[in-house]
RNA sequence: GCUCUCAUAGCUCAGUGGCAGAGCAAUGGUCUUAUGAACCAUAAGUCGUGGGUUCAAAUCCCAUUGAGAGUA
Numbered sequence: 001g002c003u004c005u006c007a008u009a010g011c012u013c014a015g016u017g018g019c020a021g022a023g024c025a026a027u028g029g030u031c032u033u034a035u036g037a038a039c040c041a042u043a044a045g046u047c048g049u050g051g052g053u054u055c056a057a058a059u060c061c062c063a064u065u066g067a068g069a070g071u072a
Base pairs, nucleotide, nucleotide: 001071002070003069004068005067006066007065010024011023012022013021018055026042027041028040029039030038048064049063050062051061052060
């Protein structure tokens, strides 16, 4: 240089065109002498960035940034 994969909540990930989700973590509550565990609830996202297609895009297309793999 070329090809491919990945980027979604604090972390690990799901979500193949129609309301953005789960587990863990965080916060509050119940329980406990207290902590932990368990249970209940809450908050946390311009879906890497910029364009395009579409009535509608995390999802399809193009470019770009970062990380990783392959290739000579």